This is a predicted structure of an 87-nucleotide RNA (Glycine riboswitch aptamer) from Shimia ponticola.
Rfam family: Glycine riboswitch aptamer. About the family: This family represents the bacterial glycine riboswitch.
[in-house]
RNA sequence: ACACGUCCGCCGGGAGAGCGCGGAGGUCCGCCGCCGAAGGAGCAACCGCCCCGGUAAACUCUCAGGCAAAGGGACCGGAGGACGUGC
Numbered sequence: 001a002c003a004c005g006u007c008c009g010c011c012g013g014g015a016g017a018g019c020g021c022g023g024a025g026g027u028c029c030g031c032c033g034c035c036g037a038a039g040g041a042g043c044a045a046c047c048g049c050c051c052c053g054g055u056a057a058a059c060u061c062u063c064a065g066g067c068a069a070a071g072g073g074a075c076c077g078g079a080g081g082a083c084g085u086g087c
Base pairs, nucleotide, nucleotide: 002086003085004084005083006082007081008080010078011077012076013075018032020031021030022029023028033067034066035065039063040061041060042059046054047053048052
């Protein structure tokens, strides 16, 4: 240098669901209906020292978050930086 892996920030893409109603009047409170792709929680096969425990998700639950735009956004892509492995 090259390839692979992990992490980090940057750039690009990035869904869903009421611009709901009422009261306050500085973004708060209440009510109803919804969404799942921040985060969180739960479980199978399987494994174990087998009472019990370990352990996954884009599945499930909606605590949280969200339901015009903005912002956020799992995940994907790009070029970089750090570390490690191989040659």
The coordinates come from a structure-prediction model, not an experiment, and the mean pLDDT is 84.